RNA sequence: AAUUCAUCGCGAGCAACCGAGGGACUGGCCUUAUGACGUUGCGGCAACCCCCAGUUUGGGAAGGUGCCAAAUCCAACGGAACAUUCCGGCAGAUGAUGU
Numbered sequence: 001a002a003u004u005c006a007u008c009g010c011g012a013g014c015a016a017c018c019g020a021g022g023g024a025c026u027g028g029c030c031u032u033a034u035g036a037c038g039u040u041g042c043g044g045c046a047a048c049c050c051c052c053a054g055u056u057u058g059g060g061a062a063g064g065u066g067c068c069a070a071a072u073c074c075a076a077c078g079g080a081a082c083a084u085u086c087c088g089g090c091a092g093a094u095g096a097u098g099u
Base pairs, nucleotide, nucleotide: 001099004096005095006094007093008092013042014041015040016039017038021031022030023029026075027074028073043068044067045066048064049063050060051059052058053057072091077088078087079086080085
């Protein structure tokens, strides 16, 4: 980096440093000098791997990841209903798997 499977409307922020963009891409819409993004420290959320048991389930959180604005922020492509919703798909993210 292929592959396969699962999940993605829940949840969880402070400080220091830095200094202009950031939210993957396109359009929108947000966010940001009241300091975003990023890095580090500490804290937290969740429960994929993991641990325990009486094992389709229930519980736990030491460890490996992940995450801590907004539904994956919304849409995009197709379909249904009909004026705004629903379903599916693509793309993406994360975990496990694995050549």